A computed fold for a 72-nucleotide RNA from Candidatus Lloydbacteria bacterium CG22_combo_CG10-13_8_21_14_all_47_15, annotated as transfer RNA.
The prediction has a mean pLDDT of 84.
Rfam family: tRNA. Rfam classes the family as a transfer RNA.
């Protein structure tokens, strides 16, 4: 110094440009003599940042941080 990939809830991870979602964890009920299982419900999100494109951008483009890989 140059190239490829990732970045979305606490965590691991979805989303065809067109209401941001699952599973775990987390609180609360149920149920049990308690608990743990197990069912229901609820909490939680500036989609790393910052333009651009477009009626509409997590996604599509450019720039930039960050992580990792690989070449010199």
């Nucleotide at each position: 110094c140059g190239g490829c990939c990732u970045g979305u809830a606490g965590c691991u991870c979805a989303a065809u440009g067109g209401u941001a979602g699952a599973g775990c964890u987390c609180u609360c009920g149920u149920c049990u003599u308690a608990u743990a299982c197990a069912c229901g419900a609820g909490c939680g999100g500036u989609u790393c940042c910052a333009g651009g494109u477009u009626c509409g951008a997590g996604u599509c483009c450019u720039g930039g941080c960050a992580g990792g890989c690989c070449g010199a």